[in-house]
Context: one part of a larger RNA
RNA sequence: CUGGGCGUAAAGCGCACGUAGGCGGUUUUGUAAGUCGAAUGUGAAAGCCCUGGGCUUAACCUGGGAACUGCAUUCGAUACUGCAUAACUAGAGUAUAACAGAGGAAUGUGGAAUUCCGGGUGUAGCGGUGAAAUGCGUAGAUAUCCGGAGGAACACCCAGUGGCGAAGGCGACAUUCUGGGUUAAUACUGACGCUGAGGUGCGAAAGCGUGGGGAGCAAACAGGAUUAGAUACCCUGGUAGUCCACGCCGUAAACGAUGUCAACUAGCCGUUGGGGGGCUUGACCCCUUAGUGGCGCAGCUAAACGCGUUAAGUUGACCGCCUGGGGAGUACGCCGGCAACGUUAAAACUC
Numbered sequence: 001c002u003g004g005g006c007g008u009a010a011a012g013c014g015c016a017c018g019u020a021g022g023c024g025g026u027u028u029u030g031u032a033a034g035u036c037g038a039a040u041g042u043g044a045a046a047g048c049c050c051u052g053g054g055c056u057u058a059a060c061c062u063g064g065g066a067a068c069u070g071c072a073u074u075c076g077a078u079a080c081u082g083c084a085u086a087a088c089u090a091g092a093g094u095a096u097a098a099c100a101g102a103g104g105a106a107u108g109u110g111g112a113a114u115u116c117c118g119g120g121u122g123u124a125g126c127g128g129u130g131a132a133a134u135g136c137g138u139a140g141a142u143a144u145c146c147g148g149a150g151g152a153a154c155a156c157c158c159a160g161u162g163g164c165g166a167a168g169g170c171g172a173c174a175u176u177c178u179g180g181g182u183u184a185a186u187a188c189u190g191a192c193g194c195u196g197a198g199g200u201g202c203g204a205a206a207g208c209g210u211g212g213g214g215a216g217c218a219a220a221c222a223g224g225a226u227u228a229g230a231u232a233c234c235c236u237g238g239u240a241g242u243c244c245a246c247g248c249c250g251u252a253a254a255c256g257a258u259g260u261c262a263a264c265u266a267g268c269c270g271u272u273g274g275g276g277g278g279c280u281u282g283a284c285c286c287c288u289u290a291g292u293g294g295c296g297c298a299g300c301u302a303a304a305c306g307c308g309u310u311a312a313g314u315u316g317a318c319c320g321c322c323u324g325g326g327g328a329g330u331a332c333g334c335c336g337g338c339a340a341c342g343u344u345a346a347a348a349c350u351c
Stems, first nucleotide, its partner, number of pairs: 004322003007305002012319001014202004021195003025088003029084003033081002035077008049065006091192001092189004096184004103178007110154001115149007125136002163170002207248006216242002221237004259318006267295012279282001299307002324351003333344001335342002
């Protein structure tokens, strides 16, 4: 090189955009680089293979042939690929009109609740647990009423196997700015496409830097319990943090443990957003399209679970990754980072 694989056994990069590269719709004409055919030259000899001969045979030696699957040149073929050319509209996109949506960013507003503060009423408990204690309270707590402050989150209902987003993720309300999607019918562009090594961007939580903020919760920490012990589970407190702005970090069971795109392959039942049609005008029925679910045929799966038009079925294009367990996602080195650490990534040895 040639293989076999990647839902759960090893294996899909967390996700996207995109460079090189790879691959690429229908038709015309040209070309003839790839491709195919023929001829010529060359492809040393020996060896291998076939067939004769010589040593008594064989090994060995020797004659002839074939082969040397290659390369170069010339002539030819033109289906396919390439290149060039002219066109097309089924891929892709643009315009017009609608539609749904927790898609994103910023600013502002709102009510409930917790906590704290001030005032009133009021008196001996409150709180907490399996039971207690630490704790709070006669310096007046808990409870209750009124007022105020402040931060965070948006309860019930809506709410849904519901919606939106590439993923991470996104639920109070209003306004502004803004991305994407879907549908219907036309018009337009005319292959403008797919994938994507490097690269670039986004990327939960925790963590880090600077400056704010700090109600509740709460690593660490302190105390009380429990216990043989209890560096825990339970309780009372409580600091980072959680929140905001800006900048880092770049990882997760970042999961559908399932890469992206396209085509094809029985059905049935829901549900969300569009469009069309029907009549008996309804809480209706049918068709269609884009999602999102349940079941299920064929088929698939070395095996099973299961998957099954949202494929793990049948194919194609491109990328990533795997190759027994441990050592080890470690050491060393490079790169990145303020650090924490991340990324890339072995070997000895051992079973």
Molecule: small-subunit ribosomal RNA, central domain
Organism: uncultured prokaryote